[in-house]
Notes: Model confidence (mean pLDDT): 85 of 100. Predicted 3D model of a 480-nucleotide part of an RNA (small-subunit ribosomal RNA, 5' domain) from Leptolyngbyaceae cyanobacterium SM1_4_3. The sequence was found in a public genome assembly. Rfam family: Bacterial small subunit ribosomal RNA.
Context: one part of a larger RNA
Formats: sequence, structure tokens, C1' cells
RNA sequence: GGAUGAACGCUGGCGGUCUGCUUAACACAUGCAAGUCGAACGGAAUGCUUUCGAGCAUUUAGUGGCGGACGGGUGAGUAACGCGUGAGAAUCUGCCCUUUGGAGUGGGACAACGACUGGAAACGGUCGCUAACACCGCAUGAGCCGAGAGGUAAAAGUAUUUAUAGCCAAAGGAUGAGCUCGCGUCGGAUUAGCUAGUUGGUGAGAUAAAAGCUCACCAAGGCGACGAUCCGUAGCUGGUCUGAGAGGAUGACCAGCCACACUGGGACUGAGACACGGCCCAGACUCCUACGGGAGGCAGCAGUGGGGAAUUUUCCGCAAUGGGCGAAAGCCUGACGGAGCAAGACCGCGUGGGGGAGGAAGGUCUGUGGAUUGUAAACCCCUUUUGACUGGGAAGAACACAAUGACGGUACCAGUCGAAUCAGCCUCGGCUAACUCCGUGCCAGCAGCCGCGGUAAUACGGAGGAGGCAAGCGUUAUCC
Repeated sequence: GGAUGAACGCUGGCGGUCUGCUUAACACAUGCAAGUCGAACGGAAUGCUUUCGAGCAUUUAGUGGCGGACGGGUGAGUAACGCGUGAGAAUCUGCCCUUUGGAGUGGGACAACGACUGGAAACGGUCGCUAACACCGCAUGAGCCGAGAGGUAAAAGUAUUUAUAGCCAAAGGAUGAGCUCGCGUCGGAUUAGCUAGUUGGUGAGAUAAAAGCUCACCAAGGCGACGAUCCGUAGCUGGUCUGAGAGGAUGACCAGCCACACUGGGACUGAGACACGGCCCAGACUCCUACGGGAGGCAGCAGUGGGGAAUUUUCCGCAAUGGGCGAAAGCCUGACGGAGCAAGACCGCGUGGGGGAGGAAGGUCUGUGGAUUGUAAACCCCUUUUGACUGGGAAGAACACAAUGACGGUACCAGUCGAAUCAGCCUCGGCUAACUCCGUGCCAGCAGCCGCGGUAAUACGGAGGAGGCAAGCGUUAUCC
């Protein structure tokens, strides 16, 4: 000098675009953050109609389907195939696209509901009834297994407004994911030896899949000064900051990958999880309780306490973009789009422009002549960025048309008014741009280094003046 997710002190007019718990992965009141489908199904309630058989419409607890594995958060752990990069073979892949073929025939349940009943509650129990695109048989094979014989094994022709949406099997694609390997990836040797499923083989099991992944048996291997093991620290990268570069430092925001979801462990379901707002067990903590037993998990968005030098609203909207479900209308969406707060950062604008010497008054200095503040002011002429008021008023909106804007009567435009509403901070001994007076008297104090201060201090404090930057200016911390 540059930089920062900064903080502190003094000061503070506006706009645009960003950013905003770096500390306690500390504890959390309250609300919201994942639902949707009645065109899968049987009921129930309400309303209307009724030929009393029922029909229609709306809503919906339940069964069922899809989604809750995405999106959002955090960085604790991890020195690892975790990440980066390059290669590979023994794999899976819902929804989507392409192609081929198929959907035959039967059956029994369980919720809801009803009856009875347990419990303070959470939540149940027994009996009975019932539907399906829920579940289960049988049939059928181009598929798969097998040398072959042979074996195995599917579906819903369902729904409605009749145009579609779906179902099953196989092959291919696309996307996503799992796995393996080469190379790279912090410090410590005041850590030198480490290792028994350890290293390899055979067989078996497990998995979507290779493999000591697991197990039985056999062999005795494997790693290590090219740093194993141990200890400490740390999410990694694209990037960011700095630097002429080489390099050094760093990994906020944005993007990719990973890991985690009160702590530890476990599996279930599923195409996908060992699952943040799912389940089970244990633990700590908090809450309810009729003491028998139950409930909870903000590292989602706001917000609270605490910690801290320090970090925002318990806001508006699904109008846009994107996502889930649905045939659609649509519903949901604290993703997102916006507004609010903060000079926290960057960029832009303003606080007026031209003229104006009796060089006014006042201040300061003085050799008392004057010098300086200083064209600065006053005064004259002008402008209206900004500001105030009034009027108009968007784009962002795209679906055949129509309708649809949270932001927002915002941005912007026009008119009226009036220089009107707006300047501070640091420094002035040298480095380093900028000097005098007074006060103080090794005191009070200053200080980044050198050093100033003990009676003439350009270095302390005040004043006048000057220099620098400017809605900021200084200080502190950290990096180059």
C1' cells in the first nucleotide's frame, strides 16, 4: 500500500446492488417450513331433488397411490478414495423417452363404520360388516437359471365428462447413484516400529455389484526413514485476497462434492435412506400426569435466553422462477420473489453555480507599520440535482381469448415552490503533506519506530491557521 462476513470512537443527506452469529454442533416459548389425488376405493356429514327405490352437488376422517431420500440448514466429525483430477469393471436406476409383446381366471381379508369396553391422557382391546388400481392363488414366457431335460415367474382393462390417464414383462436410451485404482492433498521423529481378519489362498455365505465384506480351513504374511503407527489441527474444491510473477494466505457469500441432524446404536419401508420436521432401543435434558404412564428435539424461516467486541423482522406474497401431487381446475411450497433493519461493503449523486475589494466586522499573530482568515462573507445575477407538495403512472404477464402483480400508486414523467433540507473526521518533530501563540513545567500527558515533557515544547492540552480524506474519517484485529 492492498484486503475484510469485521468491531470500537466521533460524525452522518440520498439512491442502486450486495452482505449480515466468524463466539455456545449452547438451550429453546410461540407460529409457520410437505403435502396432494374423490378421474383408485367403501363410507360419513351437509344441501338440493325424489317416482321414496334413490339420484345429484359439496366437504372430508379412513384404505390405496405418488411425494416426504428433493428443496432448506450447519461444519461437529473426518488427514480419508473424504475431496480434486484421470482411468476402470463386477452393478442398480421410481418418474421421463424409444421399441416389442401382454393384461386370462378365481379367492379370502383388513381399516373406516357399528356394538361393547380399558385409560387422567397418549393411545387402545374384543366381537361383527364392507370396497378397491390394497392383498393372495392358478394360467400364460420372447425373459431368467440350466450342458440338456426341465424349472421359475406378471398384470388393474381399471377410472371418468370417451378423450385420455394408467397396469405388467422385456430390450435400449437418458438421468441419478453405488464400487475399484493411479496421482495430488497440514504440522510434529521431544511419535520408530505397527498389524491376528492382520496379508494371501481355497470353499461357502452376503450384496444391486468386485472384494476378508463375513465365516470355516490352510499358509505366514502385510505396512514402514520415499516417514508406517501415534499425537495435534482441519470439511475438500471451483475460487477469494495479495503479489510484476513465482509464491504466500484463505475456503464468508455463489456453485460442485462430502459429512451431520439432542448424544450413541439399530434396522424397517422403498427405485433410492440406515431417513433434519419417520420408526425402535439406550442416555442426558425439558414438559404433562389422576403417579399407573406419556410427550419433545429450530445445525428450516422468523423469534427468545445465554455466550460475545459483534451480526437483522415472531413482515408481505405464491404475481414471477422452480418443486410435489393431480387428467385438469387447483392445492401446498419461510425454496423463491419482495419489503423491513444495519454507512457493514462497493458504486453513483448532493450539500449549490457565476460575479463580487471599502480586501467590512470579528478572530489570531504582530516588529504596531501590518499580515492572515479571504472572494471567504455581505451584496447582485442564476439554477433546482436533491427536497416538499400536486397530477399522471409502468415493464416485470406467459398460457387461444379473457382474467391474473406481493413488490406498489413503487420506479419513472410533468408541474409548482424555494439556495432553500444536508460536513465531518484525522493529522501538522523526522519517516510524512501541513506552524504559530498561550497554558503546563520529567507534572499532566503523547507515542507505530526514533523519541517528546525538568520555564521560551512546531512532539503534552487549548486556540488560530494549514494539510489529507470525505458521508465518512480514524483506531484495533487478521492476511499478503